[in-house]
RNA sequence: GCCGAAGUGGCGGAAUUGGUAGACGCGUGCGACUCAAAAUCGCAUUCCAGCAAUGGAGUGAGGGUUCGAUUCCCUCCUUCGGCA
Numbered sequence: 001g002c003c004g005a006a007g008u009g010g011c012g013g014a015a016u017u018g019g020u021a022g023a024c025g026c027g028u029g030c031g032a033c034u035c036a037a038a039a040u041c042g043c044a045u046u047c048c049a050g051c052a053a054u055g056g057a058g059u060g061a062g063g064g065u066u067c068g069a070u071u072c073c074c075u076c077c078u079u080c081g082g083c084a
Stems, first nucleotide, its partner, number of pairs: 001083007010026003019067001027045006046057004060076005
């Protein structure tokens, strides 16, 4: 230099004929249980605004297509693999 794959909450990892983003697990917080702790069980857990109801933003970055994009197209960034 060329070709290919991947990038989603704190972490792993789902969601793909384009139609509710964050299932599930880990971790964390609070509670239950216990003399106390561990284990186990229950609830919560992206961010911003708001007293609340609720609204808005958000899938590596920026554009494009579309009524609608994590998904399709273009450029770039990072990581991994292959070829030279």
A computed fold for an 84-nucleotide RNA from a Minisyncoccota bacterium, annotated as transfer RNA. It matches the Rfam family "tRNA". Rfam links the family to the GO term triplet codon-amino acid adaptor activity. The coordinates come from a structure-prediction model, not an experiment, and the mean pLDDT is 80. The organism belongs to Minisyncoccota, within Bacteria.